[in-house]
RNA sequence: AAAGUGGAUCAAGCGAUCGCUCCUCGAUCCGCCGUAACGAUGGCGGAUGAGGGGAGAGGAAAGUCCGGACUCCAAAGGACAGGGUGGCCGCUAACGGCGGCCCCGAGCGAUCGGGGGAAAGUGCCACAGAAAACAUACCGCCCGCCAAGUUUCUUGGCGAGUAAGGGUGAAAAGGCGAGGUAAGAGCUCACCGGCCCACCAGCAAUGGUAGGCGCCAGGUAAACCCCACCCGGAGCAAGACCAAAUAGGAGGGUUGGGUGGUCCGCCCUGAGCCCUCGGGUAAGGUCGCAAAGACUCUAUGAGCAAUCAUGGGGCAAGAUGAAUGAUCGCUGUGGCUUUUCAUAGAAGUCACCACAGAAUCCGGCUUAUCAAUCCGCUUUAGCC
RNA sequence: GCGAGAGUGGCGGAACUGGCAGACGCGCUGGACUUAGGAUCCAGUGGGCAACCGUGGGGGUUCGAGUCCCCCCUCUCGCA
Repeated sequence: AAAGUGGAUCAAGCGAUCGCUCCUCGAUCCGCCGUAACGAUGGCGGAUGAGGGGAGAGGAAAGUCCGGACUCCAAAGGACAGGGUGGCCGCUAACGGCGGCCCCGAGCGAUCGGGGGAAAGUGCCACAGAAAACAUACCGCCCGCCAAGUUUCUUGGCGAGUAAGGGUGAAAAGGCGAGGUAAGAGCUCACCGGCCCACCAGCAAUGGUAGGCGCCAGGUAAACCCCACCCGGAGCAAGACCAAAUAGGAGGGUUGGGUGGUCCGCCCUGAGCCCUCGGGUAAGGUCGCAAAGACUCUAUGAGCAAUCAUGGGGCAAGAUGAAUGAUCGCUGUGGCUUUUCAUAGAAGUCACCACAGAAUCCGGCUUAUCAAUCCGCUUUAGCC
Repeated sequence: GCGAGAGUGGCGGAACUGGCAGACGCGCUGGACUUAGGAUCCAGUGGGCAACCGUGGGGGUUCGAGUCCCCCCUCUCGCA
């Protein structure tokens, strides 16, 4: 330098004017208190209150796919059912997330993709094929008998042997070579693969070494299932309060009701309770919910790392037919044009754009995303 | 906001444990009947010359996916 691979950052900056939402100060106005009465001063409450000040979207705010906080059901306990996860170890509030390691596969490599069990049992494996799982004989090969013929041979029939070869299929019962045989075959042997066992290393997944067994064991668990671990249910329209309203009416069920799959257990009540229909009111307000927490930045320490500990600093979006916008100027960046042999520089001009917008909050994952910048590593070639 | 369900020819709608996708009905096209139209009867009807491709889109598991798993898109319903 080229090609590649992994990761990170940013989502232009500053200012002015107008506008929107919230918070705050508040001239002024209204009501009440105070007074015998009126007024001033003062206090409380309110306003559609001049004006001033402050704050105001994201890396994904998204999908709602996981996990938690929070709230209610009881403070959520036991069993079953059901659901989820799946190499090992760790991190974490928790996770299906993250980090490190192990094995298999792809790649020259950086790196990327995958991950329990098919020798516990059951099911399925269409079509094709002889046979699809306690194997099997369609063609072929070989042997015997019989018959025929052109009689050291060939053809046909019958019987026995054979999984080497052909053919079918996604898949055909270890692979490959040698010996062996009538032909063959783990029948025997070497190598590879597999299984069993021992020792060593490692917390473990796993790896290494030595020995034994001719070998029994097809695929599928994103089929049922088995093993290990985890999960009580519902969700801010949770839930609490206020305002308004009423006929506790009719029918049905049950003798209890609640625990939103079932049983136990637990809790509540002491004559009720549940469901449906009908009637009335509202279709509202306040809180939850907005400043502080599993937050963030930085330094030091522990750790390979995820992460943790300690010190210091920083941080006010909070709407509800739902605010967070528009215009202009300067700077900056990028593209294009001119000037120049070319670069730089200068001038002019255009653009600042993608994906997209909070709705109880937080940690992840996934998906969408214009342009630009930075860092690590690999391969190839050249130079020092 | 929270939760649940669905997507198959032009339309509705089948396809049970994964095994030749489109059964059945409507519609449409051509023909017969009729002077003509309707009704009726007969034949055909996803795309492509074919190989093949087609179940909203993409990826995966499997020999094989409408069906099982994951990610997107669209639609419908419920909840004060």

Source information:
Predicted 3D model of RNase P RNA and transfer RNA as a complex of 464 nucleotides. Rfam match: Bacterial RNase P class A. The prediction has a mean pLDDT of 77.